The prediction has a mean pLDDT of 77. This is a predicted structure of a 343-nucleotide RNA (Bacterial RNase P class A) from an Armatimonadota bacterium. It is recorded under the gene name rnpB.

RNA sequence: GCAGAAGGUCGGGUGGUCGCUGUGACGUUUGUGUUGCAGAGGAAAGUCCGGGCUUCGCAGGGCACGAUGCCGGAUAACGUCCGGGCGGGGUGACCCGACGGAAAGUGCCACAGAAAACACACAGCCGUCGUUUCUGGCGGUAACGGUGAAAAGGUGCGGUAAGAGCGCACCGGCGGCGUGGAGACACGCCGGCCUGGCAAACCCCAUCGGAAGCAAGGGCAGGCAGGAGGGGAUGACGCGGCCCGCCGACCCUCCGGGUUGCCCGCUAGAGGCGGCGAGUAAUCGCCGUCCCAGAGAGAUGACCACACAAAGACAGAACCCGGCUUACAGACCUUCUGCUCCU
Numbered sequence: 001g002c003a004g005a006a007g008g009u010c011g012g013g014u015g016g017u018c019g020c021u022g023u024g025a026c027g028u029u030u031g032u033g034u035u036g037c038a039g040a041g042g043a044a045a046g047u048c049c050g051g052g053c054u055u056c057g058c059a060g061g062g063c064a065c066g067a068u069g070c071c072g073g074a075u076a077a078c079g080u081c082c083g084g085g086c087g088g089g090g091u092g093a094c095c096c097g098a099c100g101g102a103a104a105g106u107g108c109c110a111c112a113g114a115a116a117a118c119a120c121a122c123a124g125c126c127g128u129c130g131u132u133u134c135u136g137g138c139g140g141u142a143a144c145g146g147u148g149a150a151a152a153g154g155u156g157c158g159g160u161a162a163g164a165g166c167g168c169a170c171c172g173g174c175g176g177c178g179u180g181g182a183g184a185c186a187c188g189c190c191g192g193c194c195u196g197g198c199a200a201a202c203c204c205c206a207u208c209g210g211a212a213g214c215a216a217g218g219g220c221a222g223g224c225a226g227g228a229g230g231g232g233a234u235g236a237c238g239c240g241g242c243c244c245g246c247c248g249a250c251c252c253u254c255c256g257g258g259u260u261g262c263c264c265g266c267u268a269g270a271g272g273c274g275g276c277g278a279g280u281a282a283u284c285g286c287c288g289u290c291c292c293a294g295a296g297a298g299a300u301g302a303c304c305a306c307a308c309a310a311a312g313a314c315a316g317a318a319c320c321c322g323g324c325u326u327a328c329a330g331a332c333c334u335u336c337u338g339c340u341c342c343u
Stems, first nucleotide, its partner, number of pairs: 001339010013306006020039008041314001045325002048323005053213004060244004065209005070084005085099001086097004100204002105202002107198003122145001124141006153171006172194002174191007217264004226255006238246001271290008
């Protein structure tokens, strides 16, 4: 210098004018006015996971259903994160993986092919019989050919009529034992044991899971008018798919009437920043410091000027938090890898 890998920060600046929401102070005719301060994001998004919070009877038992799935750790929890193992990709930095069980059971494996899992034999090879030029019957075999995504361990030597784990060596798998490790697992020795794939097919095993959601839910004030039908102590309604158990008097539908105001929940939190300490890390502990949107038809905007190449990227909170995923013009920083050149 070129090409890359991993992680992080920012993502518009300054000034002026006019607006919007919240709030402190002051004024007020209680309608609101003046002034000061504060006012979106890294994803506020998709609503895909997890948790807090709230109500459902403070939560019974069983089945069903759903989710997760190598090991260890972190955490409020997770399908997230960190570290490790194994497998795969890359020259490398590094990246990717639903990665439990197929010798519990059931099922599936298109086309092609003889055969797709109780193995099988099309071409071939070998033996034998008949015939003896061809060719045919029976038996053996699975090394070689052909098919397929996949063909019943692979390669080599021996062996044989031809062959075959039939025997041996190495490799792969499986099983047993030993050693190391907390474990996933790794390494070594022994045994011919050789058993195809699919579980994001049913299923089995292990672990976890009650449901609904801030229009949850609670309070204050005001207003109104009841009627009809049906079910229910032979047990309604109730936790939600079913059953058992529990509870114990109301419940459902339609017509009609009233209200459509205010307050809480609501933002100080698993919070931000800085320092120290523990830990490889995720993370945790202690100390200091800061307060950082809270509406209810829903605020955070518009215009002008200036500089940079620039109209400036994706995009707008609605109970809160931790993640994942997706979108994103451009600018910058740190660490690392490969190649080439120069000194």